Transfer RNA from a bovine gut metagenome, 67 nucleotides, folded computationally.
Its Rfam family is "tRNA". The family's RNA type in Rfam is transfer RNA.
RNAcentral holds the sequence, with entries from MGnify.
The coordinates come from a structure-prediction model, not an experiment, and the mean pLDDT is 83.
């Protein structure tokens, strides 16, 4: 100085416009039982604190942590 920080873990969200994926949890369904399949379901103060905006994960500013 540069890059990154969103869900338990990996990460997406990039002209601002009501936050998602795959894995995990976890209910049901199938099976004699397991596990694989299939239908849901739960969980997120977006590292924190401010600003700008009708609106901010995205843009400004400080600050913290990793590298």
């Nucleotide at each position: 100085g540069g890059u990154a920080g969103u869900a338990g873990c990996u990460c997406a969200g990039u002209u601002g416009g009501u936050a998602g994926a795959g894995c995990g949890u976890u209910g049901g369904c199938u099976u004699c039982c397991c596990a694989a399949g299939c239908c849901g379901a739960a969980g997120g103060u977006c590292g924190c604190g401010g600003g700008u905006u009708c609106g901010a994960g995205a843009c400004c500013c400080g600050u913290c942590u990793a590298c």